Context: one part of a larger RNA
RNA sequence: GAGUAGCGAUAAAGCGUGUGAAAAGCACGCUCGCCGAAAGCCCAAGGUUUCCUACGCAACGUUCAUCGGCGUAGGGGUGAGUCGGCCCCUAAGGCGAGGCCGAAAGGCGUAGUCGAUGGGAAACGGGUCAAUAUUCCCGUACCGAUCACGGAUGCGAUGGGGGGACGGAGAAGGUUAGCUCAGCCGGGUGUUGGACGUCCCGGUUUAAGCGUGUAGGCGUGCUGCAUAGGCAAAUCCGUGCGGCUUAGCCAAGGCGUGAUGACGAGGAGCCAUUGGCUCUGAAGUGAGUGAUACCCUGCUUCCAGGAAAAGCCUCUAAGCUUCAGUCCGUGAUUGACCGUACCGCAAACCGACACAGGUGGGCAGGAUGAAAAUUCUAAGGCGCUU
Numbered sequence: 001g002a003g004u005a006g007c008g009a010u011a012a013a014g015c016g017u018g019u020g021a022a023a024a025g026c027a028c029g030c031u032c033g034c035c036g037a038a039a040g041c042c043c044a045a046g047g048u049u050u051c052c053u054a055c056g057c058a059a060c061g062u063u064c065a066u067c068g069g070c071g072u073a074g075g076g077g078u079g080a081g082u083c084g085g086c087c088c089c090u091a092a093g094g095c096g097a098g099g100c101c102g103a104a105a106g107g108c109g110u111a112g113u114c115g116a117u118g119g120g121a122a123a124c125g126g127g128u129c130a131a132u133a134u135u136c137c138c139g140u141a142c143c144g145a146u147c148a149c150g151g152a153u154g155c156g157a158u159g160g161g162g163g164g165a166c167g168g169a170g171a172a173g174g175u176u177a178g179c180u181c182a183g184c185c186g187g188g189u190g191u192u193g194g195a196c197g198u199c200c201c202g203g204u205u206u207a208a209g210c211g212u213g214u215a216g217g218c219g220u221g222c223u224g225c226a227u228a229g230g231c232a233a234a235u236c237c238g239u240g241c242g243g244c245u246u247a248g249c250c251a252a253g254g255c256g257u258g259a260u261g262a263c264g265a266g267g268a269g270c271c272a273u274u275g276g277c278u279c280u281g282a283a284g285u286g287a288g289u290g291a292u293a294c295c296c297u298g299c300u301u302c303c304a305g306g307a308a309a310a311g312c313c314u315c316u317a318a319g320c321u322u323c324a325g326u327c328c329g330u331g332a333u334u335g336a337c338c339g340u341a342c343c344g345c346a347a348a349c350c351g352a353c354a355c356a357g358g359u360g361g362g363c364a365g366g367a368u369g370a371a372a373a374u375u376c377u378a379a380g381g382c383g384c385u386u
Stems, first nucleotide, its partner, number of pairs: 013031006032383004040363004046343002050341001051076002053073004060068002081142002083339003087120003093114003099108003123140005143335011154320002159315004167302004173295003178289005183204006205262002209257004216250003221244007229237002263284001266280006303306001349358002365377003
């Protein structure tokens, strides 16, 4: 230079009470303003204690600070058979016994072995902590494995077959979530009239599972004989010839049960600064509208013709065949390990910063409207640290 530029989106603050040495900024309350396909909620990645509580204000916070994602704590917090991983399976790709190649280092690659962003068993509703919950508690379920008992019985794989199993676009129907209105229940209703009414406010919620098997979609199925194919075998698959038939499979949703339960506006009592605890508890129906969700891995259509393998079903080979094994039913036992706090379009991630930048997926209320546009608003969250 200079007490100058600046103090990082012009979404906005005001008041009261409290705490305190001190309050524009902290806590609580009232009013105001902003977002509301987000500036709300839930996951993934990444971060790694930032979560909650107590105490504190040197430094950090672009000001202050009694506050904090800051400091201190030999304070606390993350609870799973069912969520995700681990596990079984494979994709691109990696590694790679032998092998081939190379002067070596090493390169390629068979068998194989790894490798999710994909396939594979099973849980929902309510309650609860200062901080976790599909994990704890209550209620009601489901799956796998092992064992026991009862019944039946050809079982058996690394091999064969089926299945798993899949593209884009378009259209229609059914249905639900959600929402709106009516009814019902509870409460309020002041000033002339009106008072079993009208008007206003609030509520009207309930899952998985089990039973039934619907709208709809696909579609022949059973049986006899033969069999040059499926690298061996086969009763399986395929193929051919007969007989009898329209079986069977998939499938939202609804209804019943779950539920004489839970939740529930409110009411009462107690403690009380905020607030918390206990008890009790009404109605809990119908219609309309209606999805981008489900039926749908469906249907129609098109050409660029749209993973694999295992679990699963079935067939036999070797083998075992009073054993073992397999199937069905009932019951008992058992289900380890790792993650789980918190942020997560952000002050906690990537950007040297509490940085107007960047960051994948899901949810999608009301009015307006073709709409996820726009504007206003609910739940919820904020007023962007002078």
This is a predicted structure of a 386-nucleotide part of an RNA (large-subunit ribosomal RNA, domain III) from a Rhodocyclaceae bacterium. Its mean pLDDT, the model's own confidence on a scale to 100, is 81. The source organism's lineage runs through Bacteria, Pseudomonadati, Betaproteobacteria, Rhodocyclales and Rhodocyclaceae. RNAcentral holds the full RNA, with entries from ENA.